A computed fold for a 355-nucleotide RNA from a Desulfobulbales bacterium, annotated as Bacterial RNase P class A.
RNA sequence: UGGAGUGGGCGCAUGAUCGCUGAUCCUUUGGACCAGAGGAAAGUCCGAACUUCACAGGGCAGGGUGGUUCGUAACGCGAACUCCGGGUGACCGGGGGAAAGUGCCACAGAAAAAAUACCGCCCCAAACAACGGGGUAAGGGUGAAAAGGCGAGGUAAGAGCUCACCGCUUUCAUGGCGACAUGGAAGGCAGGGCAAACCCCACCCGAAGCAAGACCAAAUAGGGAAGCACCUGAGGGCUGCCCGUCCGAAGCUUCCGGGUAGGUUGCUUGAGGUGCCGGGUGACCGGCAUCCCAGAUAAAUGAUCAUGACCCGCAUGGCGGGAUACAGAAUUCGGCUUACAGCCCACUCCUAAUU
Numbered sequence: 001u002g003g004a005g006u007g008g009g010c011g012c013a014u015g016a017u018c019g020c021u022g023a024u025c026c027u028u029u030g031g032a033c034c035a036g037a038g039g040a041a042a043g044u045c046c047g048a049a050c051u052u053c054a055c056a057g058g059g060c061a062g063g064g065u066g067g068u069u070c071g072u073a074a075c076g077c078g079a080a081c082u083c084c085g086g087g088u089g090a091c092c093g094g095g096g097g098a099a100a101g102u103g104c105c106a107c108a109g110a111a112a113a114a115a116u117a118c119c120g121c122c123c124c125a126a127a128c129a130a131c132g133g134g135g136u137a138a139g140g141g142u143g144a145a146a147a148g149g150c151g152a153g154g155u156a157a158g159a160g161c162u163c164a165c166c167g168c169u170u171u172c173a174u175g176g177c178g179a180c181a182u183g184g185a186a187g188g189c190a191g192g193g194c195a196a197a198c199c200c201c202a203c204c205c206g207a208a209g210c211a212a213g214a215c216c217a218a219a220u221a222g223g224g225a226a227g228c229a230c231c232u233g234a235g236g237g238c239u240g241c242c243c244g245u246c247c248g249a250a251g252c253u254u255c256c257g258g259g260u261a262g263g264u265u266g267c268u269u270g271a272g273g274u275g276c277c278g279g280g281u282g283a284c285c286g287g288c289a290u291c292c293c294a295g296a297u298a299a300a301u302g303a304u305c306a307u308g309a310c311c312c313g314c315a316u317g318g319c320g321g322g323a324u325a326c327a328g329a330a331u332u333c334g335g336c337u338u339a340c341a342g343c344c345c346a347c348u349c350c351u352a353a354u355u
Stems, first nucleotide, its partner, number of pairs: 002350009012308007020036003024032003038326001042337002045335005050209004062205005067081005082095005096200002101198002103194003118140002120136005148166002151163003167189001168187008213265004223256006232250001235247004272291008310322005
């Protein structure tokens, strides 16, 4: 100089006028004053608080998570470490078990897992070739993937057939809380992939949600009780019928209860923010001080103007023009994911040049 990596931050400011929502106050059909969206308020994907219902305990079924240790109220989140993979590097991505069992592996290919030989190589085999029989799995070919890799010996040609190194399995020692690492010994190898196929192992999980839930409570029409009015009295029981007697719809007043509209509450002070100090590699934790920071309900947070900041151009102490993203609270927190014009800061890596 050019190109990258990681982490963090801002994401218009101030003022005026006219409105909207809420709190407080006042001399209250109006005034005064103060406050009024976000880093994601989003997706509703996880985990909690809170509420109602269910629940002795345990198990089955079902669902979820998956290296280790730590952090946290909790988590599928985060930190540190570890192994594998990618990158020259800063750095990034991933993580139980395929040797418990069952199952699946398109097309191509001889063969997709106790299988097999298309071309080739070698032998029978004789001059060569073809055909036939046998050996082989080094080489070629197919495929995402081909039966340990590579080199040497060996052989008719070959092959862990034998050997060295690497890998693998078993085992021992040392270090580490642990995942794991390092080293030694033994074994010719004990045989592909898929568990977001069933399954196995370990751990976790009751359900529904602020339209949860609680309270107050019209009008109208029902329910229950008491009293009053009964000129009355439908209908029913006792009876074969009448009389008699009992119950009793329909009226008025009062009270009680359920419940609709509506209202209040839940509702915003909270695992809270900021600063300083301390502990920890870190996530995070502790102490002290200080602050109060939206609560609407069909839903307020808006519009206009001026000045400044930002970018561009010019005739440069000025003039003209332009851009301002993603998006908008609805019970509240902790995360994750996704969207985002234009910018800023810190640390680091590679490359080039110079010293």
The RNAcentral record of the sequence draws on ENA. A source record names the gene rnpB. The coordinates come from a structure-prediction model, not an experiment, and the mean pLDDT is 77.